[in-house]
Context: one part of a larger RNA
RNA sequence: UGACGGGGGCCCGCACAAGCGGAGGAACAUGUGGUUUAAUUCGAUGAUACGCGAGGAACCUUACCCGGGAUUGAAAUGCAUACGCAGGGACUAGAAAUAGUCCUGUCCUUUCACGAGGCGUAUGUGUAGGUGCUGCAUGGUUGUCGUCAGCUCGUGCCGUGAGGUGUCGGCUUAAGUGCCAUAACGAGCGCAACCCUAACUGAUAGUUGCUAACAGGUUAAGCUGAGGACUCUAUUGGGACUGCCGGCGUAAGCCGUGAGGAAGGUUGGGAUGACGUCAAAUCAGCACGGCCCUUACAUCCGGGGCGACACACGUGUUACAAUGGGGGGGACAAAGGGCAGCUACUUGGCGACAAGGUGCGAAUCUCAAAACCUCUUCUCAGUUCGGAUCGGAGUCUGCAACUCGACUCUGUGAAGCCGGAUUCGCUAGUAAUCGCGCAUCAGCCACGGCGCGGUGAAUACGUUCCCGGGCCU
Numbered sequence: 001u002g003a004c005g006g007g008g009g010c011c012c013g014c015a016c017a018a019g020c021g022g023a024g025g026a027a028c029a030u031g032u033g034g035u036u037u038a039a040u041u042c043g044a045u046g047a048u049a050c051g052c053g054a055g056g057a058a059c060c061u062u063a064c065c066c067g068g069g070a071u072u073g074a075a076a077u078g079c080a081u082a083c084g085c086a087g088g089g090a091c092u093a094g095a096a097a098u099a100g101u102c103c104u105g106u107c108c109u110u111u112c113a114c115g116a117g118g119c120g121u122a123u124g125u126g127u128a129g130g131u132g133c134u135g136c137a138u139g140g141u142u143g144u145c146g147u148c149a150g151c152u153c154g155u156g157c158c159g160u161g162a163g164g165u166g167u168c169g170g171c172u173u174a175a176g177u178g179c180c181a182u183a184a185c186g187a188g189c190g191c192a193a194c195c196c197u198a199a200c201u202g203a204u205a206g207u208u209g210c211u212a213a214c215a216g217g218u219u220a221a222g223c224u225g226a227g228g229a230c231u232c233u234a235u236u237g238g239g240a241c242u243g244c245c246g247g248c249g250u251a252a253g254c255c256g257u258g259a260g261g262a263a264g265g266u267u268g269g270g271a272u273g274a275c276g277u278c279a280a281a282u283c284a285g286c287a288c289g290g291c292c293c294u295u296a297c298a299u300c301c302g303g304g305g306c307g308a309c310a311c312a313c314g315u316g317u318u319a320c321a322a323u324g325g326g327g328g329g330g331a332c333a334a335a336g337g338g339c340a341g342c343u344a345c346u347u348g349g350c351g352a353c354a355a356g357g358u359g360c361g362a363a364u365c366u367c368a369a370a371a372c373c374u375c376u377u378c379u380c381a382g383u384u385c386g387g388a389u390c391g392g393a394g395u396c397u398g399c400a401a402c403u404c405g406a407c408u409c410u411g412u413g414a415a416g417c418c419g420g421a422u423u424c425g426c427u428a429g430u431a432a433u434c435g436c437g438c439a440u441c442a443g444c445c446a447c448g449g450c451g452c453g454g455u456g457a458a459u460a461c462g463u464u465c466c467c468g469g470g471c472c473u
Stems, first nucleotide, its partner, number of pairs: 007473007015463002019426005026318008034309002042053002064304006077126009087104007108117003129293002132291003138287002140282003143278001145276001150189006156165003169180003195270004200238007210227002214225003241264001244258001245256004307445001320419001324378007336367003341360002345356004385416001390411007432455007
């Protein structure tokens, strides 16, 4: 000077408390450990690994295993020599890679003769290639403490010096945010603001959006003429600053079921992550030093594996029912996607879907809501709860669904009657609950991830205690 203390003081945070809903018990999905295996490729491991890299493992991917090939190589480039002139198709062997045979065809520029350039094949050579090792050689990027309020510098002053001061003290703030005081005076990186978005509103602009007035029109409908008022769309402005009032205070500021206002004290949400910490993570995104392999640790292909299963753990989904299950009828979103696409509508099928067919590269067409409301049934039961598992028959994608896809119909109908110790999330349009969309993608193991809207709570006395953090001592 720091760090630490079951030392002290002050102060924060869903940290506790007050509440609401979960996990831990069941079945399944998924990741991990372990075990197994020819291989079950590799990495991530307290918080900060475990629905993580992976925003799509049937082949491919793919790095792993077995088998079959080829060795200047799948791809790149320089040189030398030889031969040929692009290429396409068929057949045979084979699991394919590949090998062989046949048919067809015979390029461009220049000289027009060879030749030179260009392209291809073969041989040789310099080299290629490596998801091989080292994240403790590295760059770049990332997690975390933590969106915590801190971390420093210049000059001055103090100290022999390491260092201190400033940055401490009082008050205040979400904040090293300010005010006052002060051997300090200033400054920088952080805080805040500037940025995006949701709320209110003026102006401008009206098509594909809208429809108040006028006219036409229908079973009905902005359907049509028309209109820019309204909604909306999207560009640019305004608006909130403790600005005003009252109280307290030297001030900063605090308090007010004060005013006005769509919004009030950081208006809500996002982006934004200081100096640094963990030799934290990543050589398998990429880049790169060193080391290692070079008829193999590189490479092509077929098949298998990454999907195994006495078990253990994490994260989820579905439930255990009546605030519910089944059946009929009725209503209301937002944000997105769409041409090898989304598909209205019609027909066939119980259905997944198929056939025809129309519109739309989309404010025009289309994908396209559920919880909810209403009528009815079930009457507390392992049930008309629950849907695992398994049998049969199908649909679709794709060269191909055995290992190993999703979906449909029918039958089957397991565990489960609210979960021990313990533990997690959340303070408002939040939790809870309900559906919808997107990326990846032929299809899909998505119950995941990222977004969107619908319905919509309870509770916070307080800071003694648990955890983490800040300041002073």
Molecule: small-subunit ribosomal RNA, 3' major domain
Organism: uncultured bacterium